Molecule: TPP riboswitch aptamer (THI element)
Organism: Lujinxingia litoralis
RNA sequence: CCCUCGAGCUGGGAGUGUUCGCCCGUGGUGGGCGAGCUGAGAGAUAUCCCUUGAACCUGAACCGGAUCAUGCCGGCGUAGGAAAGCUCAGGACGUCGUCG
Numbered sequence: 001c002c003c004u005c006g007a008g009c010u011g012g013g014a015g016u017g018u019u020c021g022c023c024c025g026u027g028g029u030g031g032g033c034g035a036g037c038u039g040a041g042a043g044a045u046a047u048c049c050c051u052u053g054a055a056c057c058u059g060a061a062c063c064g065g066a067u068c069a070u071g072c073c074g075g076c077g078u079a080g081g082a083a084a085g086c087u088c089a090g091g092a093c094g095u096c097g098u099c100g
Base pairs, nucleotide, nucleotide: 006088007087008086009085010084011050012049013048014047016044017037018036019035020034021033022032023031024030056081057080058079062075063074064073065072
């Protein structure tokens, strides 16, 4: 300097992975607890999102990079889907009316 902006009520949508240790269980896949990693959130009277919709799902056992490992990061992505109404407050523009 440019761009974007608030709050509440009710209702609704969504995800919960990965690594290690211990314990339990199974023919095998697993389950519980604790700790580490990322994250807003890794089952929380929590968190995020609701069409102005990268919340989340599909593609996907995808591609590239990193990592002990992972949906960790990037790409894919102007892709295909995806859950809303009301009230209050503020601003801009236009129109009409009133007053000066």